[in-house]
RNA sequence: GGGCGUAUAGCUCAGUUGGCUAGAGCGCACCCCUGAUAAGGGUGAGGUCCUGUGUUCGAAUCACAGUACGCCCA
Numbered sequence: 001g002g003g004c005g006u007a008u009a010g011c012u013c014a015g016u017u018g019g020c021u022a023g024a025g026c027g028c029a030c031c032c033c034u035g036a037u038a039a040g041g042g043u044g045a046g047g048u049c050c051u052g053u054g055u056u057c058g059a060a061u062c063a064c065a066g067u068a069c070g071c072c073c074a
Base pairs, nucleotide, nucleotide: 001073002072003071004070005069006068007067010026011025012024013023019057028044029043030042031041032040050066051065052064053063054062
């Protein structure tokens, strides 16, 4: 230098053909349960869907550019 892939909650990851309010597990806070703890159950908080622009009635999802990281080629 070229090609490909990944980027969504604190962590690990889903998200179908673009469609109504973006989710799970773990973690965190509170409550229940227990003599107490662990385990278990319940409730809740927590999001610049990497950034910008564009397409569209509508974008986490599509297009282009960029950024970071990973793999391959040279």
Molecule: transfer RNA
Organism: Planctomycetales bacterium